Predicted 3D model of RNase P RNA and transfer RNA as a complex of 426 nucleotides. Rfam match: Bacterial RNase P class A. It is annotated as a ribozyme.
Order: sequence, then C1' cells, then structure tokens
RNA sequence: GAUGGCUGGAUGGCCGCUCGCAGAAAUGCGGGAGGAAAGUCCGGGCUUCACGGAAACACGGUGCCGGCUAACGGCCGGGCGGAGUGAUCCGACGGAAAGUGCAACAGAAAAUAAACCGCCGAUGGCUGCCGCAAGGCAGAUCAGGCAAGGGCGAAACGGUGGGGUAAGAGCCCACCGCGGACCUGGCAACAGGGACGGCAUGGCAAACCCCACCGGAAGCAAGACCAAAUAGGGACCGCGUUAUCAGCCUGUUUCCGGCGAGCGGUCCGGGUUGGUUGCUUGAGGCUUGCGGCAACGCAAGCCCUUAGAUGAAUGGCCGUUCACGACAGAACCCGGCUUACAGGUUAUC
RNA sequence: GCGCCCGUAGCUCAGCCGGAUAGAGUAUUGGUUUCCGAAACCAAGGGUCGCAGGUUCGAAUCCUGCCGGGCGCGCCA
Repeated sequence: GAUGGCUGGAUGGCCGCUCGCAGAAAUGCGGGAGGAAAGUCCGGGCUUCACGGAAACACGGUGCCGGCUAACGGCCGGGCGGAGUGAUCCGACGGAAAGUGCAACAGAAAAUAAACCGCCGAUGGCUGCCGCAAGGCAGAUCAGGCAAGGGCGAAACGGUGGGGUAAGAGCCCACCGCGGACCUGGCAACAGGGACGGCAUGGCAAACCCCACCGGAAGCAAGACCAAAUAGGGACCGCGUUAUCAGCCUGUUUCCGGCGAGCGGUCCGGGUUGGUUGCUUGAGGCUUGCGGCAACGCAAGCCCUUAGAUGAAUGGCCGUUCACGACAGAACCCGGCUUACAGGUUAUC
Repeated sequence: GCGCCCGUAGCUCAGCCGGAUAGAGUAUUGGUUUCCGAAACCAAGGGUCGCAGGUUCGAAUCCUGCCGGGCGCGCCA
C1' cells in the first nucleotide's frame, strides 16, 4: 500500500423513566437502541380488498454466463473490457445486420454518400511543333478520372506496409480488424484454431423500440374486537330495480362462472380523538461435524443472548480511569443495497 | 409511521420527448419627462438551473445517489 472481519469508552454510587414477573399494598427482582435504528431504494413475510378462472393488451422493472437464496436490482464463482509495477480495483456488460428517429455549429459531404483545396492528363476534344501520311512530342485543363495528402468536425464509409497506376483505389498481396459457418475445449458466457468471404453494414437504445425473464393493488394510520357519543343525516349528478344483468368479484378489454337491489361520484354537515389486539421466538443465534472453490446447504447438540413504547421510556448528577468517546436514536417484522462515521483492534496478501 | 409532489434571477413562473446567447413579469439601478414626485417610456445589471457523479460530441432537460421544502392518510354513522 490492498482487501476482509470485529469493536464503537470502562467501572462504582445516588436519583428518575418504561416493560415483565411476584405481591393486597408498600415495595422487591430482572430486561431496556444501532451497525447503520437513517434514506425509504429493492426483495419477502403478514393483513385486507364479497370467491373467482382463462386469454390478449397496457404499464413498470431487470439485462454477459452459471450457481446460491423464501425472494431480490442482493451474494458467490467465472467470462469479457478497462486501470494499476503489483496485491487488487472498476464496469447500467442483451440487440445498432427488425424498424423509426437524432447528430447544433463548422464543413464539399453526417450515412442513399459526396468533392472545397488538392492529385492526374489514361480516354475524347482544343492549341503549337515535327512528319508525305499513319502518327509522335509538348502545353493548357473544356469534358473527364481520383480520394493518396490537406482542411472542417465529437465523429468522415476498415488500419499499417508493399505492389500497382496517368493519378488513385481491397484493384491485388501480407499482417491486424470485421463477418457468417466449421473444428477443438467449456454446462454456459467465451476462448483457441485453420480455411473461406469480401470491405457490403460507423455512433447513440440512461431516444422510441425489439428480444428474454419477472411483476395484482394497497399498506400495521393494514386489519380484528370492545366501549363512548349523535342529526344513525342532507344537496346535486350518472346508471339501474329480477336481468338482453346497473354495480361488484384485485390495471384495461373480451370470454366463462358467480353475487346481486340498489350502486357509483362530487360537495355540505354531525359525533368521538378511548381501550384491547396485531406486537415480537425468528427464513433466530452459537458450537461441532459433513458436502461445496465459494455464496450456501444438511445433521446433531446447546441457548433464549428477553426493547416493545403510543405524545411516545432507554436519562441526569457525582467519583475513579484511559486514547477524553465519531456518525447517530427503535415504532409490524425480516434479507439486502445506499449514505454518514473520531478512534481502536485483528487476519490475509 | 406510510404514501405522494416540488426545487430555474431578490420574488412569482415558463422552458423539461437534449443543440450552446437559459427567458418572461415584478423588484433593483441609471436615464428621459416634471417645479418635485408617481405613472409611463428607454437602457443596464443580476443565474454554480438544490448538490455530487454518470450517459452523450453536447444535460436546466435523461439516469443514479444525496440535501432541503411542502401536501395527504384515524375511527363511528
């Protein structure tokens, strides 16, 4: 220097707060924030939505491959690309040859290619000279050929070298790149190989989109029960009253099946601001053994290592000590991610 | 606690399916007009587009993470 793990003042006294247990009571005994309790960004449990089922569509998400997991956008292993001398780290990493679209300014031209400066004078024509003639030589560059070099730009229609040519050009050749097949290795991503093709087809998908896979919605102020209180209400609109079916049965539509006499919406009012439950023992932890590179799984044993409040407890003062204590405080519960964090400690490289 | 929305000039807003000078009204400053002022007219200044990183040639605009602010949600009938 790199990576991973642990820890997050200690101890004593006094006075409080909250929960549990014991007690008739006084009181006694015991428990009492975090690694992130945070952001609410993902995934799940749980609960409700009248009892639904199927298909299509829409919307949202994920995106190299394989595995792990209850599940995931997480984790582990591998591939590819990039950074570093290196340990190691980083990567929204499917498809641009399905289609549509975008590229300001500059520039000739921004994806059907094209020609500003430039290069050329082969071919046709022109002028001059030579020649009896056929024709030859020279010049200019009118038609024309070219895209090597320059210039513009974020980006210019394969790159380097050689041959070739009037000048040039995958026009030809070698190597590299690219492409679709084939062979070998690998579960796969992919890697290696020899031949073939021919340069046809550059960028953006955190633009629409295509492909594959996944997803019902809402949330503990969900929901269940008890109690108290009153005006157990009113106005308007839409649709309906036994179905040829209004409305409801979990986004929309259709089909099938069911419930069904009232339903839905907007607005104005009335009462109460109580209690119990959900509520904490769980995809729990620790040790050992086995399987696996690992994430993780299986088995056995042991432990409960106890926060459960509801205007909301977890605090205050004093003493001793050290390195003088960072970020920060539960609110139904778990698995992750992200962000904040003084210092101490440890393992591997 | 849960759900949702917003951040652009001093203030109120537009621009938000990308294109270079980021606009409008109001406020501020200066000038014209007036005896002086108001109003009106003319001109000027004023912006890290909440912050940081990424995608792209290019970001106020697209994506991700933070920061700040606001709104709604109880029960009975």